[in-house]
RNA sequence: CAAGCAAGCCAGGUGGCCGCGGGCGGCGGGGCCGCACGAGGAAAGUCCGAGCUCCACAGAGCAGGGCGCUGGGUAACACCCAGUGGGGGUGACCCCAAGGAAAGUGCCACAGAAACAUACCGCCGGCGUUGCCGGUAAGGUUGAAAUGGUGGGGUAAGAGCUCACCGGCAGCCGGGUGAUCGGCUGGCCGCGGUAAACCCCGUCUGGAGCAAGACCGUAUAGGAAGACAGUGCACUCUUCGGGGUGCUCACGGGCUGCUCGUCCGGUUCUUCGGGUAAGGUCGCUAGAGGCCGCGAGUAAUCGCGGUCGUAGAUAGAUGGUCACCACCCGGUAGGUCGCGAGGCUCGCCGGGGACAGAACUCGGCUUACGGCUUGCUUGGACC
RNA sequence: GGGCCCGUAGCUCAGCGGUAGAGCAGUGGACUUUUAAUCCAUCGGUCCUCGGUUCGAAUCCGAGCGGGCUCACCA
Numbered sequence: 001c002a003a004g005c006a007a008g009c010c011a012g013g014u015g016g017c018c019g020c021g022g023g024c025g026g027c028g029g030g031g032c033c034g035c036a037c038g039a040g041g042a043a044a045g046u047c048c049g050a051g052c053u054c055c056a057c058a059g060a061g062c063a064g065g066g067c068g069c070u071g072g073g074u075a076a077c078a079c080c081c082a083g084u085g086g087g088g089g090u091g092a093c094c095c096c097a098a099g100g101a102a103a104g105u106g107c108c109a110c111a112g113a114a115a116c117a118u119a120c121c122g123c124c125g126g127c128g129u130u131g132c133c134g135g136u137a138a139g140g141u142u143g144a145a146a147u148g149g150u151g152g153g154g155u156a157a158g159a160g161c162u163c164a165c166c167g168g169c170a171g172c173c174g175g176g177u178g179a180u181c182g183g184c185u186g187g188c189c190g191c192g193g194u195a196a197a198c199c200c201c202g203u204c205u206g207g208a209g210c211a212a213g214a215c216c217g218u219a220u221a222g223g224a225a226g227a228c229a230g231u232g233c234a235c236u237c238u239u240c241g242g243g244g245u246g247c248u249c250a251c252g253g254g255c256u257g258c259u260c261g262u263c264c265g266g267u268u269c270u271u272c273g274g275g276u277a278a279g280g281u282c283g284c285u286a287g288a289g290g291c292c293g294c295g296a297g298u299a300a301u302c303g304c305g306g307u308c309g310u311a312g313a314u315a316g317a318u319g320g321u322c323a324c325c326a327c328c329c330g331g332u333a334g335g336u337c338g339c340g341a342g343g344c345u346c347g348c349c350g351g352g353g354a355c356a357g358a359a360c361u362c363g364g365c366u367u368a369c370g371g372c373u374u375g376c377u378u379g380g381a382c383c
Numbered sequence: 384g385g386g387c388c389c390g391u392a393g394c395u396c397a398g399c400g401g402u403a404g405a406g407c408a409g410u411g412g413a414c415u416u417u418u419a420a421u422c423c424a425u426c427g428g429u430c431c432u433c434g435g436u437u438c439g440a441a442u443c444c445g446a447g448c449g450g451g452c453u454c455a456c457c458a
Stems, first nucleotide, its partner, number of pairs: 001379010012325007020038002023035005040355001044366002047364005052209004059260004064205005069083005084098001085096004099200002104198002106194003120140002122136006148166006167189002169186007213282004223272005230249001232247006251265005289308008327352006334345004384457002386452005393407004401438001409425005431447005
């Protein structure tokens, strides 16, 4: 210098003028004036997890859904930290939805003899020999995948049949909290793949969402048509047609998709017509908050002490412009240090500043995006 | 703001692990004096994009992009 890897940080500052939002203060009020304040690391996607609110006090069972190596952290998580195993890279380092295929079921197109219980060609033996029977799976053919691999021995031909090495599995011993690692023993090699197929195992899980929800106010409150107002019992009114009240079963609705259970129901349902119109206040921003120090811990994080006050709109504010300064890039004239490659510093001119805008609030993840610093890796060049 | 749904030929849709299809439209031909209708043939695909699982992905999983549903999804 080039190409990369990891971690951390920043997201311009000050002032003038014009403008916007809510807060506080002043003026008798409308309103005006003054003061300080006013977006982000992702405010985004809405992908997870919570707080909060309502639905029953959040209920029971089934179904459904999420997660899935181990240990720890956390309010919780699909997040984070530390490790194990596997994979990628020359390397710094990075990535992994990583339980079970020996509970069962399904699927494995085409090709191939055969895709999970089979032998087409072949090899070997026998016989009653254009073939049949038996043995075998070393060799050939297909495929993404073919029944541990390579070599020696062995055999009629072969085969873990046997031996060496490698791979896998099981048992025992040792280390570790554990995932798992190391050693020894056993031919044990039986059992193909697929669970981001059904499923099984373990574990978690009620639903909706601030347009949740609470209060206040206003309007319509039954205008028109249709449907339904059921069963049984008791009481009661009656103009004897019927009506009302309570309980019951049924029906409808809510709570969860279903069942149970439970609550509510004439203030019912459908259509037409009419009215109001984004009514006001609260929820609303102090929260699992930020920063600093000390301590525990490898770390994530936690404990203690101190300190800070930091947006709350409701068609939706947080903007525009000018000047100066700072930063970065390119060009160019010098100064200085060094033998040199080159370093440091300063003047002038030109240019640049990305992605993006809170709407109940947090913790994460993912996606978009400009730059700076530090450490490290690989390669090259020069002194 | 929250929530839900969709993306396959020019249009409307089917297909949900194993060679991408149907109807209409288009093009050519037949029939007809001609057109329409009908019949025959034919053209046409980044299955929205990128990753992953699998031997194999339009289909299964994840991320992104685009579109739709607003007093007729929620006040």
Source information
This is a predicted complex of two RNAs, RNase P RNA and transfer RNA, with 458 nucleotides together. Rfam match: Bacterial RNase P class A.